Predicted 3D model of a 73-nucleotide RNA (transfer RNA) from an uncultured Bacilli bacterium. Its Rfam family is "tRNA". It is annotated as a transfer RNA. The sequence was found in a public genome assembly.
């Protein structure tokens, strides 16, 4: 230089054929308990990296960029 992989919630991840953004763990609040932690319950928590396109509609498909991992030279 040149080819592919990730990138979504605080963390690890899902999200099938473009059609309402989800799961565990963390944290908050109640229950239970003399009290903790464990347990059950319940709510919040997101400009899907960034910018433009297409399209009624985009996490998704196009292009540019960044960051990160690998390969090749």
């Nucleotide at each position: 230089g040149c080819c592919g992989g990730u990138u979504u919630a605080g963390c690890u991840c899902a999200g099938u054929u473009g059609g309402u953004a989800g799961a565990g763990c963390a944290g908050c609040g109640c229950a239970u308990u003399c009290g903790u932690a464990a347990u059950g319950c319940g709510g919040a928590g997101g400009u899907c990296g960034a910018a433009g396109g297409u399209u009624c509609a985009a996490g998704u498909c196009c292009u540019u960029u960044a960051a990160u991992c690998g390969g090749c030279a």